[in-house]
């Protein structure tokens, strides 16, 4: 050089579960009332991530995190994709 894999990072698509309730702080509102945050409560989903099961994983389990309006995220899949220099 040239191909291949693997992965970073880009586009796409991507489920499930309570707009539940009690408190507390702020902010809106003429008022009813509504919004955000943080905290307990009880039910809930699994698809970052982790545990377990097993010869070994897993879209199995379990739900410690985590999430249950939108939004972020999201296992996984289709596309594309770059790798210089320096210090330890």
């Nucleotide at each position: 050089g040239c191909g291949g894999g693997a992965c970073a990072c880009u586009c796409u698509g991507g489920a499930g579960a309570g707009a539940c309730u009690c408190c507390g702080u702020c902010c809106c509102c003429u008022g009813c009332g509504g919004g955000a945050c943080g905290g307990g409560g009880c039910a809930c989903c699994g698809a970052a991530g982790g545990g377990g099961c097993u010869a070994a994983a897993a879209g199995c389990u379990c739900u410690c995190a985590g999430g249950u309006c939108c939004a972020a995220g999201g296992a996984c899949a289709g596309a594309g994709g770059g790798g210089c220099g320096g210090g330890g």

The prediction has a mean pLDDT of 80. Glycine riboswitch aptamer from a Gammaproteobacteria bacterium, 88 nucleotides, folded computationally. The model forms 89% of the base pairs in the Rfam consensus. NCBI's taxonomy places the organism under Bacteria, Pseudomonadati, Pseudomonadota, Gammaproteobacteria. The sequence was found by an Rfam model in a public genome assembly.